A computed fold for a 73-nucleotide RNA from uncultured Rubritalea sp., annotated as transfer RNA. Rfam family: tRNA. About the family: Transfer RNA (tRNA) molecules are approximately 80 nucleotides in length. It is annotated as a transfer RNA. Gene Ontology term of the family: triplet codon-amino acid adaptor activity. The sequence was found in a public genome assembly. The prediction has a mean pLDDT of 81.
RNA sequence: AGGGCCGUAGCUCAAUUGGUAGAGUAGUGGUUUCCAAAACCAUUGGUUGUGAGUUCGAGUCUCUCCGGCCCUG
Numbered sequence: 001a002g003g004g005c006c007g008u009a010g011c012u013c014a015a016u017u018g019g020u021a022g023a024g025u026a027g028u029g030g031u032u033u034c035c036a037a038a039a040c041c042a043u044u045g046g047u048u049g050u051g052a053g054u055u056c057g058a059g060u061c062u063c064u065c066c067g068g069c070c071c072u073g
Stems, first nucleotide, its partner, number of pairs: 001072007010025004019056001027043005049065001051063003
């Protein structure tokens, strides 16, 4: 320099053909317990890496940039 894959909650990851952004875990509160842990119940937490475009509608499609990994030279 060229090519490929990936970026979503604090963390690990879903989201079907473009149609309401979710789960587990963690955090907080509660039940339980002599106190904790465990278990159970409830609950908080998101600029979907940045910016733009297409569309009635974008996590999803297109382009730019940023970051990570891999391949070629």